[in-house]
Molecule: Fluoride riboswitch aptamer (crcB RNA motif)
Organism: bacterium HR32
RNA sequence: UCCCGUGAAGGCGAUGGAGUCCGCCUAAACCGCCUCGGACGCGAGGCUGAUGGCUCCUACCCAGAC
Numbered sequence: 001u002c003c004c005g006u007g008a009a010g011g012c013g014a015u016g017g018a019g020u021c022c023g024c025c026u027a028a029a030c031c032g033c034c035u036c037g038g039a040c041g042c043g044a045g046g047c048u049g050a051u052g053g054c055u056c057c058u059a060c061c062c063a064g065a066c
Stems, first nucleotide, its partner, number of pairs: 009026005016057006032047006
């Protein structure tokens, strides 16, 4: 110096915060889906969700009552 493994810590999981669990990453993990056009880059139109899962809060949307 390189490779492999392990541990601690940290980071990440399509829009905010917290708890908990799960997964992933070591400079990567991550950066949603559908249709059409296009050789690619890209362009146009449409759709769901504040979660990776669960619970709660906040924001947003719909309906009803006062």